């Protein structure tokens, strides 16, 4: 100095003005003023998994559905997240992997290609027979053969011998790989040796299936209390007006141990609750307050552990809206472009650039909280490692 791999922070300060939500404190009969302090993120977002809360009856038995998918920890859990196996890429630093089971069955493998799964004679090879022959052979028929050529992602193990008419795990050595047993290591996944067997039985399970483990439904519009129940809305629509949930009034049917109706996600069996349950009309409500923000909480040392984390001590309070608050403005400085070019460096090409001028600044924003996971992001910094080249 190059070219590159991991990780991580940071996401403009700093002042004036005019506002906005909450909480204390003061003033005021009251509307309301006025001071203080606090007020989005790293992804608040997609709503993908997981869990706390809340409620249905602490939710029983079987099928059925659903998810998980090396191995060992971490955690309140999880498809997360560490660390290690394994396979694959990369000189490396690192990186990818939805990574159980394909000799339990089942289906499916486009094109090509003669043939694609306990498979196949296209061409070639080799035998027999017949016909012809210029004696080299050619033709026609039966038969062998998977060793070579040709299709393909894939062609029924490689590679050498023996062996044969030509050939073939048909036999044998070495390999590979597959089962199975024995040692050694490692919690384990799994690694490293060493014996036997038959010679060899693609691939696809984000296809069905099978094996292991797991799952009880709804969500903060959970859920609770308080007025109001004829009393005050929401949407539409220029307007008259329609339209709409819970209870409510009428009026009809059904039923009260000859039991409607229900609950226990679905189905069955089981069990329990139990006096209302449907349809039509006819009127047209949703106002507060809890829940709610202090918590698997942050910061900082120390210890423990490769890690993910984990324990201990000390400090600290950092949004709670609901017409949904957290902005707009000037003005300085600080990044980044663009134009101008004082000046510097260099033989030269060309490179660095004061000062002024203008110009730009991402992605996106809580609504019950959390732990992840994915997705989106101008730009700017950091630190650690690798691999190359030159100098000492």
């Nucleotide at each position: 100095c190059g070219a590159g791999c991991u990780g991580g922070c940071a996401g403009g300060g700093c002042g004036g003005u005019c506002g906005c939500g909450a909480g204390c404190c003061g003033g005021g009969u009251g509307a309301c003023c006025g001071g203080c302090u606090c007020g989005a993120g790293g992804a608040a977002a997609g709503u993908c998994c997981g869990g706390a809360c809340u409620c249905c009856g602490c939710a029983g038995g079987g099928c059925a559905g659903g998810g998980u998918g090396g191995u060992u920890g971490c955690u309140a859990a999880c498809g997360g997240c560490a660390a290690c196996c394994c396979g694959g890429g990369g000189u490396g630093a690192c990186c990818c992997g939805c990574g159980g089971g394909a000799a339990a069955g089942u289906g499916c493998c486009a094109c090509a290609g003669a043939a694609a799964a306990c498979a196949g004679a296209c061409c070639g090879c080799c035998c027999c027979c017949g016909u012809u022959u210029u004696c080299g052979g050619a033709c026609g028929g039966g038969g062998g053969u998977a060793a070579g050529g040709g299709u393909g992602a894939a062609a029924c193990g490689g590679u050498g011998g023996u062996g044969u008419a030509a050939g073939a795990g048909a036999c044998c050595a070495c390999c590979a790989g597959c089962g199975u047993c024995c040692c050694g290591g490692g919690u384990g996944a799994c690694c490293g040796g060493g014996g036997c067997g038959g010679c060899u039985g693609g691939g696809u399970a984000a296809a069905c299936c099978c094996c292991a483990c797991c799952c009880g439904g709804a969500g903060c519009a959970a859920g609770g209390c308080c007025a109001a129940g004829a009393g005050g809305g929401a949407g539409c629509g220029c307007g008259a007006g329609c339209u709409c949930c819970u209870g409510c009034g009428c009026a009809g049917g059904c039923g009260u141990u000859c039991g409607a109706g229900g609950a226990c996600g679905g189905c069955c069996c089981g069990u329990c609750c139990g006096a209302g349950c449907c349809u039509g009309c006819g009127g047209g409500u949703a106002g507060g307050c809890c829940g709610c923000u202090g918590g698997a909480g942050c910061c900082u040392g120390c210890c423990g552990g490769c890690g993910a984390c984990g324990g201990c001590a000390g400090g600290c309070c950092g949004a709670g809206a609901u017409g949904g608050a957290u902005g707009g403005c000037c003005g300085c400085c600080g990044c980044c472009c663009c134009g101008c070019g004082a000046g510097c460096c260099g033989c030269a090409a060309g490179g660095c650039g004061a000062c002024c001028g203008g110009g730009g600044a991402a992605c996106a924003g809580g609504a019950u909280c959390c732990g992840g996971c994915u997705u989106a992001c101008a730009u700017g910094c950091c630190a650690g490692c690798u691999c190359g080249u030159c100098c000492g």